[in-house]
């Protein structure tokens, strides 16, 4: 000093729920709480998981203008889902 690991301290994040805002929704912002977190910092490369306004296809009605279901492609969400990728505080066994 570097890895691996995670006692202990000194510090950080901020779960549910409730205010208000934004979205079409999934969910994000912000306040207020504190479940939890050794990366619960960061990034959608890779899976998973949730949403569908519109776009296109179908089925039965009703109708000639479109509505409902049901799919498909496409897009979006969770980083506190998994896993990779950069990075970072202390120092016992």
């Nucleotide at each position: 000093a570097c890895c691996u690991c995670g006692a202990a301290a000194a510090a950080g994040u901020a779960a549910a729920a409730c205010c208000g805002g934004u979205g079409a929704a999934a969910g994000c912002c912000g306040g207020c709480g504190g479940c939890a977190c050794a990366a619960a910092g960061c990034u959608u490369c890779a899976g998973a998981a949730c949403c569908u306004c519109a776009c296109u296809c179908c089925u039965g009605u009703a109708u000639u203008u479109u509505a409902u279901c049901g799919a498909g492609a496409a897009g979006g969400u969770u980083a506190g889902c998994u896993g990779a990728g950069c990075u970072a505080c202390c120092g016992a066994a």
The RNA shown here (c-di-GMP-I riboswitch aptamer) has 93 nucleotides and comes from a Gammaproteobacteria bacterium. The sequence was found by an Rfam model in a public genome assembly. It matches the Rfam family "c-di-GMP-I riboswitch aptamer". Rfam's curators write: GEMM was predicted in a large-scale screen for bacterial structured RNA regulatory elements. Model confidence (mean pLDDT): 83 of 100.